The part of an RNA shown here (small-subunit ribosomal RNA, 3' major domain) has 478 nucleotides and comes from Altererythrobacter sp.

Context: one part of a larger RNA
């Protein structure tokens, strides 16, 4: 000057309390460890690894085994020779293919001073070189996570000390703020707050088509005419600012009440992460110094494997039932997607689906909603809960579901009576509950990102636990 204290002051945070739901027991998904294996690739490792890298391992992916093959290479540039075509395509042999060897049919390179000039392409050769998800994230870019959306971090002059340093940036007050005031050897100043951005919430102005429908009509139906008010989409605009009013406060900065308002004191919500810290992650996105292989640590290709299974652990989904299970009836959504896709309609199946094929390149047509409610029934039981396991028969994806894929039908019907110790989230359209889209995607979701629909409790406080910030003390640490 910092770091630290089971030192103090003040403060602050779903940090604790105060409440709702959970996890921790269970059976499954799921990532880990740990053991197995030929191989179960590789990385992440308190908080900040552990539904993480993977927005989707049945080939591929893929990098890992184990057979089998190549060696100037699957790919790039030069350099030599040779050819003119390359390329698509049938069909046959050998093979697990990769490959090898035959073989029909299509096309018959371009500039040109006509000179194998020159330029494509292709085989075939030598070597420079290609190639490496091999190592070093403690050689590094870049990109991220974390303390933290915390309120800090510094400069410039002055000044003060012999210096290191200090001031400023402390103090009194206020804020969400190093946010303003006020005071002061300090005056300013910059990166960070905050506003400037997007987007919910009123209101206007423009604009009505695929979208609306009050007023006249018409209809089975906003279906037609027809309106341009309304809803609504989008593009511009207004509106809040402690602006008025009244109290307090130091006449300040700001606090607290009230009125007007859709909205009140930062209006909700995203976007934006300061100096730096953890040699924090990642040489497997990528780029990249160095070192290493170079007939293999490259490269093709079958088949396997990553999906293993005495256990631990993390995260999730489903449940244990009457606020609930089955049956029937039956309304109302927003974000988004759709042309090798969505798929209405009708038709067949008990359903998964299959057939059949209207529309829309999309506010025109389609994917498309559940829980809620209403009626009946079950009467507290391992049950008409609650669905794991297993047989069998089928769908659809896709050369291919056996290791190893999803859904359907029937039978089967584990476990689990609300969970020790401990532990997590969450403050308002939040938690809980309810289903829907999406990205990947052939298929393949309980993950992930998103979307609405129902919709609560509770906060007395800051004594304590955990983090964090400001000023002070101590100190054998730096």
């Nucleotide at each position: 000057u910092g770091a630290c204290g089971g030192g103090g002051g003040c403060c602050u945070g779903c940090a604790c309390a105060a409440g709702c739901g959970g996890u921790g027991g269970a059976g499954c998904a799921u990532g880990u460890g740990g053991u197995u294996u030929a191989a179960u690739u590789c990385g992440a490792a308190g908080c900040a690894a552990c539904g993480c890298g993977c927005a989707g391992a049945a080939c591929c992916u893929u990098a890992c085994c184990a057979g089998c093959u190549u060696u100037u290479g699957a790919c790039a540039u030069c350099c030599c020779g040779a050819u003119c075509g390359c390329g698509g395509u049938u069909u046959c042999c050998a093979g697990a293919g990769a490959u090898g060897g035959a073989u029909u049919c299509c096309u018959u390179c371009a500039g040109u001073u006509c000179g194998g000039c020159u330029g494509g392409a292709u085989c075939g050769g030598u070597g420079a070189c290609a190639g490496g998800u091999g190592c070093u994230g403690c050689a590094u870019g870049g990109c991220u996570g974390u303390c933290g959306u915390c309120a800090g971090c510094u400069c410039g002059u002055g000044u003060c000390g012999u210096g290191a340093g200090a001031u400023g940036u402390u103090g009194g007050g206020u804020u969400a703020a190093g946010u303003c005031c006020c005071g002061c050897a300090a005056c300013g100043a910059g990166c960070g707050c905050a506003a400037c951005c997007c987007u919910c919430g009123u209101c206007c102005u423009u604009a009505g088509u695929u979208g609306c429908c009050a007023u006249c009509a018409c209809u089975a139906a906003g279906u037609u005419g027809g309106g341009a008010a309304c809803u609504c989409u989008a593009a511009g605009g207004a509106a809040a600012c402690c602006g008025c009013c009244g109290g307090u406060g130091a006449u300040a900065a700001g606090c607290c009440g009230g009125a007007g308002g859709a909205a009140g004191g930062u209006g909700g919500g995203g976007a934006u992460g300061a100096c730096g810290u953890c040699a924090a992650g990642u040489c497997u996105u990528c780029a990249u110094g160095g070192c290493c292989c170079c007939u293999a640590c490259a490269a093709g290709g079958u088949g396997g494997g990553g999906u293993a299974c005495a256990c631990a652990c993390g995260u999730g989904c489903u449940a244990c039932a009457a606020u609930g299970g089955c049956g029937a009836u039956g309304a109302c959504a927003g974000u988004g997607g759709g042309c090798a896709g969505c798929u209405a309609u009708c038709c067949c199946g008990c359903a998964a689906g299959g057939g059949u094929g209207a529309g829309a390149u999309a506010a025109u047509c389609u994917c498309c909603a559940a829980a809620a409610g209403u009626c009946g029934u079950c009467u507290c039981a391992g049950u008409u809960c609650g669905g794991a396991u297993u047989g069998u028969c089928c769908u659809c994806u896709g050369c291919a579901a056996c290791u190893c894929g999803a859904g359907g039908g029937c039978a089967c019907g584990a476990a689990g009576g609300c969970g020790g110790a401990a532990u997590c989230g969450c403050u308002a359209g939040u938690a809980a509950u309810c289903g829907c889209g999406g990205a990947u995607c052939a298929g393949c979701a309980u993950g992930c990102c998103g979307c609405g629909g129902u919709g609560a409790a509770u906060a007395c406080g800051u004594u304590c636990c955990c983090a964090g910030g400001c000023c002070u003390u101590g100190u054998a640490c730096a």

Its mean pLDDT, the model's own confidence on a scale to 100, is 83. The RNAcentral record of the full RNA draws on ENA and SILVA.